[in-house]
Transfer RNA from Candidatus Daviesbacteria bacterium RIFCSPHIGHO2_01_FULL_41_23, 74 nucleotides, folded computationally.
């Protein structure tokens, strides 16, 4: 150089063969509880779905280019 696969929350992952508000556990913060923490429980925060154009009424889902990482071949 070619050719596969992958990129959603701070981490781990869903999201029905494109369908109407992207959720879930831990993690984090607040409130109760406790003398204090912890643990429970309860609410809250968090996301340009790598990143830019196309397709459509509609795109995390398709299509194309860049960017990254991971395998393979040379």
């Nucleotide at each position: 150089a070619g050719g596969c696969c992958c990129g959603u929350a701070g981490c781990u992952c869903a999201a029905u063969u494109g369908g109407u508000u992207a959720g879930a556990g831990c993690a984090u913060c607040a409130a109760u509880c406790u003398u204090a923490u912890a643990c429970a429980u309860u609410g809250a925060a968090c996301g340009u779905u790598a990143c830019u154009g196309g397709u459509u009424c509609g795109a995390g889902u398709c299509c194309a280019g860049u960017c990254g990482g991971g395998c393979c071949u040379a």
The prediction has a mean pLDDT of 80.